[in-house]
RNA sequence: UGAGUCGGACAGGUGAUCGCGGCUGCAAGUGCCGAAAGGCCGCAGGUGAGGAAAGUCCGGGCUUCAUAGGGCAGGGUGCCGGAUAACGUCCGGUGGAGGCGACUCCCAGACCAGUGCAACAGAAAUAUACCGCCAGGAAUUCCUGGUAAGGGUGGAACGGCGAGGUAAGAGCUCACCGCUUGUCUGGUAACAGACAAGGCUCUGUAAACUCCACUCGAAGCAAGACCGAACAGAAAGCGAUACAGUUGCCCGCUGUGCUUUCGGGUAGGUUGCUGGAACCGUUUGGCAACAAACGGUCUAGAUAGAUGAUCACCCACGACAUAACCCGGCUUAUCGUCCGACUCCCAUU
Numbered sequence: 001u002g003a004g005u006c007g008g009a010c011a012g013g014u015g016a017u018c019g020c021g022g023c024u025g026c027a028a029g030u031g032c033c034g035a036a037a038g039g040c041c042g043c044a045g046g047u048g049a050g051g052a053a054a055g056u057c058c059g060g061g062c063u064u065c066a067u068a069g070g071g072c073a074g075g076g077u078g079c080c081g082g083a084u085a086a087c088g089u090c091c092g093g094u095g096g097a098g099g100c101g102a103c104u105c106c107c108a109g110a111c112c113a114g115u116g117c118a119a120c121a122g123a124a125a126u127a128u129a130c131c132g133c134c135a136g137g138a139a140u141u142c143c144u145g146g147u148a149a150g151g152g153u154g155g156a157a158c159g160g161c162g163a164g165g166u167a168a169g170a171g172c173u174c175a176c177c178g179c180u181u182g183u184c185u186g187g188u189a190a191c192a193g194a195c196a197a198g199g200c201u202c203u204g205u206a207a208a209c210u211c212c213a214c215u216c217g218a219a220g221c222a223a224g225a226c227c228g229a230a231c232a233g234a235a236a237g238c239g240a241u242a243c244a245g246u247u248g249c250c251c252g253c254u255g256u257g258c259u260u261u262c263g264g265g266u267a268g269g270u271u272g273c274u275g276g277a278a279c280c281g282u283u284u285g286g287c288a289a290c291a292a293a294c295g296g297u298c299u300a301g302a303u304a305g306a307u308g309a310u311c312a313c314c315c316a317c318g319a320c321a322u323a324a325c326c327c328g329g330c331u332u333a334u335c336g337u338c339c340g341a342c343u344c345c346c347a348u349u
Stems, first nucleotide, its partner, number of pairs: 002344009012314007020048002023045004029041001031040003050320001054331002057329005062220004069251004074216005079093005094108001095106004109211002114209002116205003130151002132147006159177002162174003179198008224271004233262006242256005276298001278297008
């Protein structure tokens, strides 16, 4: 120089003019809209869509059931230790896989509790002999016995490799590895290492059913609350040994009404609605995620739904794409620019 890996920042900018929403302050009158509740109109100042606002995949805050639980069913997670309000998230580590490497990924408890499944090919997939090898008999076709090391099939053929041994072979024996059991050492732990003994051993699959450990109320801002206006009830059924509510069921608890059909009125306004588990900086502790202390900042709240238009200049020439109660994550889409650290190839010194 080139090729990569990981992390961070930005997301067209500046100026002028006109226009739009909300907040704060001032001002305002028998103004305008409205039946009312309530809203609008003027001036000034500040402010006004994202890194994903997307997906609705997780977790919560908040509201109601509700006053109060317990069990079953059902759901979620699944190596160890931590962080967090919590999580299926994040940080660190262990084990495994990929990569020369920086680094990335994980479907990570249990197959000796039990039940399933393993098609096809192949001789055989809970158990073996198609080819082959050896021995014997026959006589070139074959029969009997032994074998599971070699070959073939397959994702997988029942420990691996080497030596000895054997009629030929085989953990048959031995060394190493692997596996099982035990002891010791290190580590909080997952786990790693060392030594000893060995029946030398019937596979895989739980993102199959299942078992085990831990954990989990439901519904949702169209949740709820308040104000104003209007209206009209009728019939049938059940009814305290009943009905309704609290998830699906049961127990318990609470209430006294509940269900169905026909018919009538209303669809307005305010709130919830943005000061938050918030953001930024410094210091301390921690490998880190993060926590604490101190200091500072206030940055959308629309409701048929606000961010626009014009001109000039600059430039990286602008992709993916526009909030609707809020927050922490994950996943997906994406034009480019900049910064930092690390790895590898080549060249030079």

The RNA shown here (Bacterial RNase P class A) has 349 nucleotides and comes from a Lachnospiraceae bacterium. The sequence is in RNAcentral, with records from ENA. Rfam family: Bacterial RNase P class A. By type it is a ribozyme. The organism belongs to Lachnospiraceae, within Bacteria.